[in-house]
RNA sequence: GGAGUUGACCAAACAGUCGCGCUAUCCUUUUCGGAUAGGGAGGAAAGUCCGGGCUCCAUAGGACAGGGUGCCAGGUAAUUCCUGGGAGGCGUGAGCCUACGGCCAGUGCAACAGAAAGUAUACCGCCUAAGUGCUUAUGAUUAGGCACCGGUAAGGGUGAAAUGGUGCGGUAAGAGCGCACCGCGUCGGUGGUAACAUUCGACGGCUUGGUAAACCCCACCCGGAGCAAGACCAAAUAGGGGAACAUUCGCUUCGCGCGAACGAUGUGGUCCGCAUCGGUUCCCGGGUAGGUUGCUUGAGGUGUGCGGUGACGUACAUCCAGAUGAAUGACUGUUCUCGACAGAACCCGGCUUAUCGGUCAACUCCUUCU
RNA sequence: GGGCCGUUAGCUCAGCUGGUAGAGCACUCGGCUUUUAACCGAAUUGUCGUGAGUUCGAAUCUCACACGGCCCACCA
Numbered sequence: 001g002g003a004g005u006u007g008a009c010c011a012a013a014c015a016g017u018c019g020c021g022c023u024a025u026c027c028u029u030u031u032c033g034g035a036u037a038g039g040g041a042g043g044a045a046a047g048u049c050c051g052g053g054c055u056c057c058a059u060a061g062g063a064c065a066g067g068g069u070g071c072c073a074g075g076u077a078a079u080u081c082c083u084g085g086g087a088g089g090c091g092u093g094a095g096c097c098u099a100c101g102g103c104c105a106g107u108g109c110a111a112c113a114g115a116a117a118g119u120a121u122a123c124c125g126c127c128u129a130a131g132u133g134c135u136u137a138u139g140a141u142u143a144g145g146c147a148c149c150g151g152u153a154a155g156g157g158u159g160a161a162a163u164g165g166u167g168c169g170g171u172a173a174g175a176g177c178g179c180a181c182c183g184c185g186u187c188g189g190u191g192g193u194a195a196c197a198u199u200c201g202a203c204g205g206c207u208u209g210g211u212a213a214a215c216c217c218c219a220c221c222c223g224g225a226g227c228a229a230g231a232c233c234a235a236a237u238a239g240g241g242g243a244a245c246a247u248u249c250g251c252u253u254c255g256c257g258c259g260a261a262c263g264a265u266g267u268g269g270u271c272c273g274c275a276u277c278g279g280u281u282c283c284c285g286g287g288u289a290g291g292u293u294g295c296u297u298g299a300g301g302u303g304u305g306c307g308g309u310g311a312c313g314u315a316c317a318u319c320c321a322g323a324u325g326a327a328u329g330a331c332u333g334u335u336c337u338c339g340a341c342a343g344a345a346c347c348c349g350g351c352u353u354a355u356c357g358g359u360c361a362a363c364u365c366c367u368u369c370u
Numbered sequence: 371g372g373g374c375c376g377u378u379a380g381c382u383c384a385g386c387u388g389g390u391a392g393a394g395c396a397c398u399c400g401g402c403u404u405u406u407a408a409c410c411g412a413a414u415u416g417u418c419g420u421g422a423g424u425u426c427g428a429a430u431c432u433c434a435c436a437c438g439g440c441c442c443a444c445c446a
Base pairs, nucleotide, nucleotide: 001366002365003364004363005362006361007360008359009358010357012335013334014333015332016331017330018329020040022038023037024036025035026034027033042341046352047351049350050349051348052347053346054226055225056224057223061272062271063270064269066222067221068220069219070218071085072084073083074082075081086100087098088097089096090095101217102216106215107214108211109210123156124155125152126151127150131148132147133146134145135144136143137142164182165181166180167179168178169177183206184204185203186202187201188200189198190197191196230293231292232291233290240284241283242282243281244280245279247261248260249259250258251257262278263277264276265275266274286445287444288443300319301318302317303316304315305314306313307312336339371442372441373440374439375438376437377436380395381394382393383392389426398412399411400410401409419435420434421433422432423431
């Protein structure tokens, strides 16, 4: 100098003028309003993909069904998130990626091709040792040839995938058939909290082929709905019409009081349980589209110290949008590299996606010079 | 703001226990007819919304994104 990797941060800057909505105080106050001060969008406010808080339904209960997650340890309110580690893969490297339990519990699937796609099998090939028949040479023994019956899984061929690899021995030809090395598996030892590792020891001729983002099995987790939840006030109307299913028994101080059964409802399904009610549910129709609250100080942000490898925890200091046709803007001037994606709506923690560019830190590779 | 569903030929829809994607209408051509319609016959249909992943193989299974659509308040 070039090419990269990881992490953090910024999101044109400054000044002036005029506005917008919120809060506090003061003034005028019937109302309308006015003055001053304070603070006023994001790293994703987005997608709504996860997890929680909060609210209502039982304080969220049991069983089945259903759904989710899936190496180990930790963090956290919790997670499918994060951190650290293990294993596998990619990269020269810094580093990056991984739905990463189980097909010896069972069931299923594999089109076409191929002999064969799983407890099977032989198309080409190799062999003729054993058995049978024919035949050649020969006097015979014996040697050879052909066919059948066979042996084989070395080699070829098919396929995405074909039953460990190399070598030597062995054999009729072959084959873990035997041996050596490599690989694999099991057990033990050792290290590690564990996943796992092992240049340690012994054993097994090899192991039950692939597929679980196929059903499924195992382990763990999950009740439902959502701020248009929920609470309160006000206004208005036809407290209307239709359909479906609907109440009995016992006790009794005679008070429809108590108990039992039955029925209905209680925000995905079935049964039980619990609570409430004794009429309930559904459809059509009618009225209001107003206000208050929930609402923003919270598992909150930032900085510093301490503990921890780290996620994170903790102490102290400091900071704080709350709208409801919905505020956070416009204009002017100067400067530059001429400015991306994009706008809170109950609140947080993550993930994912969009994003002009710029800054900083640590690290890697290549080249050159000293 | 919150919840739910869909995307396959020009149009309306099938096909999702993974194995070469189909039907009806429309369009084009031919026949019949004096001509048109109807009828008969033939042919063309397509990045299965987009991009990744799992798999030998994806319209189908999984994830992300894009586009489109539907529902919701209070009173009695």

Predicted 3D model of RNase P RNA and transfer RNA as a complex of 446 nucleotides. It holds a member of the Rfam family "Bacterial RNase P class A". Rfam classes the family as a ribozyme.